[in-house]
Context: one part of a larger RNA
Formats: sequence, C1' cells, structure tokens
RNA sequence: GAUUGAACGCUGGCGGCAUGCUUAACACAUGCAAGUCGAACGGUAACAGGCCUAGCUUGCUAGGUGCUGACGAGUGGCGGACGGGUGCGUAACGCGUGGAAAUCUACCUAUUAGUUUGGGACAACCUGAGGAAACUCAGGCUAAUACCGGAUGUGGUCUACGGACUAAAGGGCCUCUCCUUGGAAGCAAUCGCUAAUAGAUGAGUCUGCGUUGGAUUAGCUAGAUGGUGGGGUAAUGGCCUACCAAGACAGCGAUCCGUAGCUGGUCUGAGAGGAUGAUCAGCCACACUGGAACUGAGACACGGCCCAGACUCCUACGGGAGGCAGCAGUGGGGAAUAUUGGACAAUGGGCGCAAGCCUGAUCCAGCAAUGCCGCGUGUGUGAAGAAGGCCUUCGGGUUGUAAAGCACUUUCAGGAGUGAGGAACAGGAUGAGAUUAAUACUCCGUCCACUGACGUUACCUACAGAAGAAGCACCGGCUAACUCCGUGCCAGCAGCCGCGGUAAUACGGAGGGUGCAAGCGUUAAUC
Repeated sequence: GAUUGAACGCUGGCGGCAUGCUUAACACAUGCAAGUCGAACGGUAACAGGCCUAGCUUGCUAGGUGCUGACGAGUGGCGGACGGGUGCGUAACGCGUGGAAAUCUACCUAUUAGUUUGGGACAACCUGAGGAAACUCAGGCUAAUACCGGAUGUGGUCUACGGACUAAAGGGCCUCUCCUUGGAAGCAAUCGCUAAUAGAUGAGUCUGCGUUGGAUUAGCUAGAUGGUGGGGUAAUGGCCUACCAAGACAGCGAUCCGUAGCUGGUCUGAGAGGAUGAUCAGCCACACUGGAACUGAGACACGGCCCAGACUCCUACGGGAGGCAGCAGUGGGGAAUAUUGGACAAUGGGCGCAAGCCUGAUCCAGCAAUGCCGCGUGUGUGAAGAAGGCCUUCGGGUUGUAAAGCACUUUCAGGAGUGAGGAACAGGAUGAGAUUAAUACUCCGUCCACUGACGUUACCUACAGAAGAAGCACCGGCUAACUCCGUGCCAGCAGCCGCGGUAAUACGGAGGGUGCAAGCGUUAAUC
C1' cells in the first nucleotide's frame, strides 16, 4: 500500500447492489418447512345443492336419501433418496485431473409384442373388549390399478442343448348397436398396465498422477498377501467363508501422533509465489450419540422404522412422547452477526388428464454505514476586509468572501398526482390441420375477458422553501500540517526514534492548519 463474513470508539442525509453466528455439530418453547391424486377403490364425517316426508309462524324448522358438486378418515398409486442445512468426522480413490470394465437406472423418448382367464382376503364400516394416555385386541361384512393362481411367450433368463422357468389392470370420455329404455355389451381414439430392445439422464465400481506438519514416531500386518472351491452383490474383488501357500507394505517415509472437508475460486504480488476455501457453483460427509436393517428404481433414509445410551417432557406410576447442523425465533457462549414478516405473481420442484393443491425452494419486504458504487448537505455576487475569537513587536496580523446583505437554483428528502415492465400460461369462443365411424379428445392460429406478493414500484410531472442534511483523525521526525495558555520527570503521550524535571510546535485546552469524508480512526488478520 492492498484486502476483510470483521469488531470497538466518535459521528451519521438519501439511494442502488451485495453481505450478515467465523464462537457451543451447545440445549431448544411456539408456528410453519411434503404432499398430492375421487380420471385406481369401497364409501359419505363435514360443507353446498337437488329430491322425498312431517310440522306449521307459506318459506323456514326437523328427519330421510351419495342423486350431484365435492370430500374427513381409510385401501391403493406416485412423491417423502429432490429441494433446504451444517462442516462433526475424514490425510482417504475423500477431492482434483486423466483413463478403465465387470454394472443398475423410477419418471422421459423411440421401437417390437401383448393387455387373456379365475380366486381368496384385509382396511374403512358394524359389534364387543382393554387402557389415564399413546394406542391395542377379538368377531362379522366389503371394493380396487391392493394380493394370489391358471393360460399364452414376441421375447428374456438358465441349460447337461433334451428342456426348464418367467407377465399384465384397468380408468375416464365419445358415439353407435341391442333390447328388458336404463342398464349391458362392443368399436375406435386416449390415459394407463405387462414383457423386451435401444437411447437419454442419474448412480455404483476400479485405476495412473497430484493433495498438511512431526523421525524427540522405524519397523508394520494375521483376512493380513496370493491361489483353489463355495457363498454374496446390480456388478469386479478377501467383499465373506473353508482349505492351501508364505507372503504384502516400508528411508521415494510404512506404522503412529497432530491438524484439516476437497475443488472452481478468493486476497495479495510485476511475476514466481504466499495466504485462504464466507457468499455463488461442483463433489464428499453428517442429521441428539452409537449400531442395525426394512421398504423402494434409488436410502442403510434430516422433518421414516427398530435397538441401546445421554438429555427433556407427560403420567392415573402400569406406561408413553421427543430430536431446528430446514425458515423465523429463545436461552447460553461470545468482541460479534438480522424478522416468531408477505406471496406462490414470476422461476423451479412434487402430485394430478386438467382445473388446481402443496412448496420458509424461490421471489420479495423488514433490520444493520457490514462492504462496494452513486448523489446531496447549495450557486453566484459580496471589503465597511463588520462584530466576536486567537495572536501581537500594540502598528497590526489572522479567522476571511468566510458571515451578514443582494440575486438565483431545487438534485435528494417531503407532501400531491400520473404511471410502465416483470404476464407468459391456464380458461372461454372460433378457424384450419392430424386422428377417427365422429362434430369427442388432441395440436396450431385468431379474438375475448382474467391472473402482481413486491407496491404508496421504477420512471415522469407540477408544488413549496436554502429550506431537513458534516464529521473524524492528525499537526517533533518518519509524514502533509504552528502558535498561545495550563502543567512542571507530575499528570500524561507513544507504531519506531523518543517527549515531560518552569518559556513543551511531542502531555491537556484553545485559535489556526493538514488529510480523508457519510464516514474517520483504533484493534485483529493475510499478502
């Protein structure tokens, strides 16, 4: 000199853009943070409508009815493996970079072949029982895209080449036909389902090289090194196991101990390098501590399950409940770090045919000069060089065109008004295409009306009045800037040299000056 996730002191007008627990991976009250689908299913607790019945104050009261819109609880599907947080652990194929072969991949895309025939349950519900509660038990009824057989096998897997094993589910919409006229069957398209192939995406595995300090750590290893058989995995492999062999690593630092998430980057520097890893992005690890698996395409799963432990809470003492390193917020620790805010309008995610619902992701607002950037706190004129202050050799000098006065302007702030853009969709109407038996569905175009948290938006316009807006540090040398008074080795200053013991440009105050400026200094830290 540059820099910072900074803190402290004094001071503080506005805006834009960023950033904001670096410490206790300490403990957490409260609310919210993952749901959705009735176009899979049986149904109907609530709400609204229709219908029926009864009563009468003749248009409301009660009751019934799933008939309809919808829908609590339940079965079922998909999603809760993403998104969000933190950096404990980890010196490791964890990360970075370059390769490799023995793998899986829900949803999505393309292609091929199917979508056949039966069955028995279990919730919900009803009945009964236990319990303070959490909840649980017994009996009975029932549906499905839930579950289980049979058939078929385009294929796929295995094979001793003979063969063996292996699927599926329907739904809504539309018209036509049938006749028993309100139901059934069928056709087609559509959304699904099953088997398979390929792709895309994502993930798992192996490996060369690189990746912190200590030798006051020199030997280390027993599934440890290799082979064979077997098991296991999606997959290779001591991954596991039985037997056999006698290996494997190490001064190019094994082992042990300490420290640490890694990277793109960031800061600094002419560079080489040094330091660092907040925000943003990629990977990894973790989810009260330790362990284990289940489900699933995917987890050994932050807001799932089980066991053990510590802690907290409820209890009728028999037993139960919990996990903010999600967003806010509280206590604690600390020099120190924000609101128990708004909205799904946009972007994205989950579910759904869709409308839509959910989304503390996200977008916004609030707080903080924490940082960067921009703007303002007036402009011109004005010598009687006013008054006052300070100094003085008492003549004067200086503050100083500074003020006052005169003439102007109105950025920003203020109150008032106008007013974009972030809005594209989805919906309704309509025209053409594709498909079809089809005016259904679908896709493209045109028109219509609608959707904004921010928001009193940005921007713009007129209004009023200089009106509301300057401080901080320093002035001995380094280092830009000097005098007076007080003090008298005292009180004090200080980054280094050093000042102070009676004229201190170095302490304290004043006047004056210098430097930066909504900041200025100090401290800490890096180059």
This is a predicted structure of a 527-nucleotide part of an RNA (small-subunit ribosomal RNA, 5' domain) from an uncultured prokaryote.
The RNAcentral record of the full RNA draws on ENA.